[in-house]
RNA sequence: GCAGGUUUAACUCAACGGGAGAGUGCUUCCCUUACAAGGAAGAAGUUAUGGGUUCAAAUCCCUUAACCUGUA
Numbered sequence: 001g002c003a004g005g006u007u008u009a010a011c012u013c014a015a016c017g018g019g020a021g022a023g024u025g026c027u028u029c030c031c032u033u034a035c036a037a038g039g040a041a042g043a044a045g046u047u048a049u050g051g052g053u054u055c056a057a058a059u060c061c062c063u064u065a066a067c068c069u070g071u072a
Stems, first nucleotide, its partner, number of pairs: 001071007010024004018055001026042005048064001050062003
């Protein structure tokens, strides 16, 4: 250089073109003498960037960036 892949919550990951979610973590409360475990509730997202298609985009197309794999 070329080809392919990944990018979504603090972390690991889901999500038929139509309601953005789970587990862990975090906060508050309950329980306990206290801690852990357990129970209840809650907060936290410009879905990497910029554009396009569409009535509607995390999802389809293009650009850019970062990372991974392969290849000469």

Predicted 3D model of a 72-nucleotide RNA (transfer RNA) from an Ignavibacteria bacterium.
The sequence is in RNAcentral, with records from ENA.
It matches the Rfam family "tRNA". Rfam links the family to the GO term triplet codon-amino acid adaptor activity. It is annotated as a transfer RNA.